[in-house]
C1' cells in the first nucleotide's frame, strides 16, 4: 500500500508547555489570541486483551487491574460516485473517509 471483515446519531478537561492555524480531500458551513495544530497529563471508550458460562468454535455476560491501539467541538459537521423512494432540496441503502482485527 492493497484486500477481507466489523463499527462510526454514546461518552470524554474550566489542567500545564506551546504559539497560528484546524476541522482527510473539493464544496459548504464552522472552531480558533475568551488560545489552533503539536507534545505532557488527565480522561472516555471497550476493538485487540482478561476473566466466568460453554466439550470446542460460535455466543452471552462481566472488568478495565496488566499490556497494543483508538478516541477525546459540532452524527464520520453536511453533501460529494451510484441505485430506490417522497410533494420536497424527504428518507433509506451506499460511495468516500476513518479506527481496530486479520491476510498478502
Nucleotide at each position: 500500500c492493497u484486500c477481507u471483515u466489523a463499527u462510526c446519531c454514546a461518552g470524554a478537561g474550566c489542567g500545564g508547555c506551546a504559539a497560528a492555524g484546524g476541522g482527510a480531500c473539493a464544496g459548504g458551513c464552522c472552531c480558533u489570541g475568551u488560545g489552533a495544530a503539536g507534545c505532557c497529563c488527565g480522561g472516555c471508550a471497550a476493538c485487540c486483551u482478561u476473566c466466568a458460562u460453554u466439550u470446542u468454535u460460535c455466543a452471552u455476560g462481566a472488568a478495565a487491574a496488566a499490556g497494543g491501539u483508538g478516541c477525546u467541538a459540532a452524527u464520520u459537521c453536511c453533501u460529494g460516485a451510484a441505485g430506490a423512494u417522497u410533494c420536497a432540496u424527504u428518507u433509506c441503502u451506499g460511495a468516500a473517509g476513518a479506527u481496530a482485527a486479520g491476510a498478502g